[in-house]
RNA sequence: AAUGUAAAAAGGCAAACCGCUCGGAAACGGCGGGACGCAAAGCCAUCGGACCUCACUCCCGGCAAGGGACAGGUGGCCGGGUUGCACGU
Numbered sequence: 001a002a003u004g005u006a007a008a009a010a011g012g013c014a015a016a017c018c019g020c021u022c023g024g025a026a027a028c029g030g031c032g033g034g035a036c037g038c039a040a041a042g043c044c045a046u047c048g049g050a051c052c053u054c055a056c057u058c059c060c061g062g063c064a065a066g067g068g069a070c071a072g073g074u075g076g077c078c079g080g081g082u083u084g085c086a087c088g089u
Base pairs, nucleotide, nucleotide: 002089003088004087005086012038013037017033018032019031020030022029023028036076042082043081044080047079048078049077050074051073052072053071057069058068059067060066
């Protein structure tokens, strides 16, 4: 440097759950605790699909209920992209 991920992990991350006089309409996120797990559980949601939310605005609905679009969210749903660690060849 190329290529691969069987096993391992010095160091790293942190699900559920709990707490907060934190942000948000919500989904969800932030911070502290906590560990189910993770070899990319680093990053990209303006790469594609999937799923979740519906405050404002718009459309359908006589009104309403409800549905949809826009919009927001999940990178720990999947694929893809990109950077990196360890180890093997």
A computed fold for an 89-nucleotide RNA from Zoogloea ramigera, annotated as c-di-GMP-I riboswitch aptamer.
Rfam family: c-di-GMP-I riboswitch aptamer. Rfam links the family to the GO term cyclic-di-GMP binding.
Model confidence (mean pLDDT): 83 of 100.